Model confidence (mean pLDDT): 84 of 100. The RNA shown here (SAM riboswitch aptamer (S box leader)) has 108 nucleotides and comes from a bacterium. Its Rfam family is "SAM riboswitch aptamer (S box leader)". Rfam links the family to the GO term regulation of gene expression. Rfam's curators write: The SAM riboswitch is found upstream of a number of genes which code for proteins involved in methionine or cysteine biosynthesis in Gram-positive bacteria.
RNA sequence: UUCUUAUCAAGAGCGGUAGAGGGACGGGCCCUUUGAAACCGCAGCAACCGGUUCGAUUUCAAUAAAAUCGGUGCUAAUUCCCGCAGGUUUAUUCCUGGAAGAUAAGAA
Numbered sequence: 001u002u003c004u005u006a007u008c009a010a011g012a013g014c015g016g017u018a019g020a021g022g023g024a025c026g027g028g029c030c031c032u033u034u035g036a037a038a039c040c041g042c043a044g045c046a047a048c049c050g051g052u053u054c055g056a057u058u059u060c061a062a063u064a065a066a067a068u069c070g071g072u073g074c075u076a077a078u079u080c081c082c083g084c085a086g087g088u089u090u091a092u093u094c095c096u097g098g099a100a101g102a103u104a105a106g107a108a
Base pairs, nucleotide, nucleotide: 001108002107003106004105005104006103007102008101013042014041015040016039017038021031022030023029025083026082027081028080043075044074045073048071049070050069051068052067053066079100084097085096086095087094
């Protein structure tokens, strides 16, 4: 980098350095000098993978629920919204599916 599978309406921020950009892409809309990106420190969320413990039901195993150590990931807005197709509405309205993207695990 590509492929496969799963998930994406919930959740979780402060400080330091830095100094203008950022929210993948296009459009929209938004965040930002009351300080962007990036890096560092600490804190937290979650529970995808591995481990451990516990365990609703009976003996065992497996599975659900729960806790937590390690490997990732994440901590403005539904993946911020739409981007293609179908249906629907007075409507630029709403719904469903897909594409694209992100993350995890596995494979090449």